Context: one part of a larger RNA
Parts: sequence; C1' cells; structure tokens
RNA sequence: GGACGAACGCUGGCGGCGCGCCUAAUGCAUGCAAGUCGAACGAACGAAUCCUCUUCGGAGGGCUAGUGAGUGGCAGACGGCUGAGUAACGCGUAAGUAACCUACCCACUGGCGGGGGACAACCCGGAGAAAUUCGAGCUAAUACCGCAUAUGAUUGCCUGCUGAUGGCAGGUAAUUAAAGGCUUCGGCCACCAGUGGAGGGACUUGCGUCCCAUCAGGUAGUUGGUGAGGUAACGGCCCACCAAGCCUACGACGGGUAGCCGGUGUGAGAGCACGACCGGCCAGAGGGGGACUGAGACACGGCCCCCACUCCUACGGGAGGCAGCAGCAGGGAAUCUUGCGCAAUGGGCGAAAGCCUGACGCAGCGACGCCGCGUGGGGGAAGACGGUUUGAGGAUUGUAAACCCCUUUUCUCGAGGAAGAAGAUCUGACGGUACUCGAGGAAUAAGCCUCGGCUAACUACGUGCCAGCAGCCGCGGUAAUACGUAGGAGGCGAGCGUUGUCC
Repeated sequence: GGACGAACGCUGGCGGCGCGCCUAAUGCAUGCAAGUCGAACGAACGAAUCCUCUUCGGAGGGCUAGUGAGUGGCAGACGGCUGAGUAACGCGUAAGUAACCUACCCACUGGCGGGGGACAACCCGGAGAAAUUCGAGCUAAUACCGCAUAUGAUUGCCUGCUGAUGGCAGGUAAUUAAAGGCUUCGGCCACCAGUGGAGGGACUUGCGUCCCAUCAGGUAGUUGGUGAGGUAACGGCCCACCAAGCCUACGACGGGUAGCCGGUGUGAGAGCACGACCGGCCAGAGGGGGACUGAGACACGGCCCCCACUCCUACGGGAGGCAGCAGCAGGGAAUCUUGCGCAAUGGGCGAAAGCCUGACGCAGCGACGCCGCGUGGGGGAAGACGGUUUGAGGAUUGUAAACCCCUUUUCUCGAGGAAGAAGAUCUGACGGUACUCGAGGAAUAAGCCUCGGCUAACUACGUGCCAGCAGCCGCGGUAAUACGUAGGAGGCGAGCGUUGUCC
C1' cells in the first nucleotide's frame, strides 16, 4: 500500500447492486416450512335442483357439485440448513468395472386370459386421565394371493465366438407377468415382460492433498489361501479351516489441526495466505446404536432401543428434537422482520382445473461493502463585522460572508404510469414502485483524522517529568510547532479514524 462476512469511536442526505451469528453442532415459546390424486376404491355427510306430502312452519325420497376421515398410488431419499466429525479413495484429477444398480422420462418389441380369500373405514362391545388400544361382525379396489400363457428374462447343463473371471450368440430343462380408469366411442391415461438410451448412483485404481521424529516401530481379521454366507456388485465385507504373513525413515503407528474443490486476497511473477457469499462433492440432523419401507435412506420436519435434557399426568403412563423461515433466551466485540406473494422461475401430485411449496421472487432493518449522485453555480472589497495574532503599523480567516443574477440534480406536493405475462382471454407480490410531466423554493443535506522527524500541514495561551501523548525514534522538570484548548493549516469525505487478521 492492498484486502475484509468485520468490530469499536465520532459523524451521517439519497439511490443501485451485493452481503449480514466468523462465538454455544448451546437450549428453544409460537406460527409456518410436504403434500397431492374422487379420472384407483368402499362407506358417511351433503347444498343447488327434481319428485311426493303439507297444518305453508316444514317433512320424506332421488340425483349432482362438494366436504373431512379411511384403503390404495406417487411424492416425503429432492429442495432448504449446518461444518460437528473426517488427514480418508473424503476431495481433486485421470482411468477401470468381462464385478454393478437405476422409480419417473425417451425409442423399440411383445402382452394385458380366467379365478379366489381378506383387512381398514363402518357397526357393536370393552380398557385408559391422556397418548392410545383390545375383541367380535360387514365390505370395495390399480391393495393381496393362486391358475393359464412366456415374445422374453433368470438359473443349471451343452456348443460356438470374443478384446476371455460373470462379454456375445445358439440349443435344452426348470422358474417367473399383468389393472384398470375416463371417454365426445375416435381414443386418452394407466398396467406387465424385455432391449436400448438419457440422466443419476455404487465400487476399484494411478497421482496430488497441513504440522510434530521431543511420535520409530505398528498390526491378530492382522496379511494371504480354500470353502460357505452376504450384497446390485468385487472384496476379511462376515464366518470356519489352513498358512505366517502385511505396513514402515520414499515416515508406518501415534499426537495436533482441518470439511475438500472451482476459486478468493495479495504479489511483476514465483509464491504465500484463505476456502464468507455463488457453484460442485462429502458429512451431520440433541449424543450413541439399529434396522424397516422403498428404484433410491440406514432417512432433518419416518420407526425402534439406550443416554442426557424439557414438558404433560388422574402417578398407572405419555409427549418432544429450529445445524428449515421468522422469532426468543444465552454466549459474544459482533450479525436482521415472529413481513408480502406463489405474479415469475423451479419442484411434488393430478388427465385437467388446480392444490401445496419460508425453494424462490420481493419488501423491511444495518454506511457492513462496492459503485454513482448531492449538500449549489456565476458575480461580489486593496478586503465589512466578529475571531486569532501582532513589533499596535499591520497580518490572517477571505470572495469566504452579506448583497445581485441563475439553476433545481436532490427535496416536498400534484398529475400520468410501466416492462417483467410465457398464453388468444384472464393472471403482478414487488407497486401506484421505476420512469415521465408540472409547481414550489437555495430551499432538506458535513464531517472525521492529523499538523516534532518518518509524513502534507504553525502560531497563541494553559500546564510544569504533573496532567497527559506515543506506530518507531521519543515529547512533558516555566517561553512545549510533540500534552490540553483556541485560531489557522493539511488529508480524506458520507464518511473518517482506531483495533484485529492476511499478502
């Protein structure tokens, strides 16, 4: 000198774009953050409307929109948050899988025949303060289970090819499918088996990835083999048996620290330091462990167990998890609104209308940062008043002010008023915002630090090694350009200084 997710002191007019718990991965009141489908299904309620009766109040019945619960499907594994742990194939990069998986989507091939038995809801009865739960009975389905068929697929055996561990092709035996809904009757959407694709994931490997040797030896599923199990899949991944190996000064093992990267800061570069925001990957969801469901989880707003904590209780027993968005307490030098909207973009479900979406789009707060603008412009005295100083003449503040002329960026008021909508109509949170026009009036708007040398800017008074200053050298003990105040000056300017950290 530059930089900052900054903080502190003094000061503070406006706008645009960004950023905003770096500390306690501490504890959390309240609300919201993941639902959706009636065109999968049964039952219940049920307007409008229609029919019957009527004492004109209404009652009964049919049908439909609709409503909340249940069965069922898809989604809840995405999106959002955080950085605790992790020195590791975690990440980065380059490869491999003849050792693998993939719901929804796309292309193609073939199929969708015929049956059965249940369980919720509901009704009845019971237990409990509650959370909830038990028994009996009825019922539907795209829920569940047999049978048939098998283009195929899987497995065993045989054969051939090949870039040869489980790749491709052929033969043979065994096993293995399906569901309907809507319709304007044209069809549309679903369903089953399979091949390929796209995108996503899993595993393996080479190389790279901080400090300490005042950590030198480490290791028993340890290293390898055979067999069996397990997995989507290879593998000590797990197990039985056998062998005695395996790693290490090219730093094993141990300790400390740390999420990694694209990048960011600085620097002429090499390098050094860092990894906020944004993007990719990983890991975590009060601490620890476990599996279930599923194409996918060992699952933030799912389940079970243990622990700690909080809450309810009729004391028998229960409920909970903001490192989602706001917000509260606490910690701290320090970090925001319990806002508006689904209008846009994107996501889930749905045939669609649509519903949901604290993702997101916006607004609010904060000079926290960067950028831009303003606080007026011109004229105006050998130069007012006042202040300071003086050698008492003067010097300086200073064209500065007053005063004259002008302008209206800003500001206030009034009028008009978007784009963003993709989609013919309709649909805008932002927002009566941006922007445009008019009116008014210099009107609404300047501070902070410094002035001994480094370093740009000097005098007076006060103080008297006191009070104080200070980045280094050093100032102050009676004329201090170094302390304090004043006048003046220098620097920067809606900021200016200080502190901290990096280069």

This is a predicted structure of a 503-nucleotide part of an RNA (small-subunit ribosomal RNA, 5' domain) from a marine metagenome. The full RNA is in RNAcentral, with records from SILVA. Its Rfam family is "Bacterial small subunit ribosomal RNA". Model confidence (mean pLDDT): 87 of 100.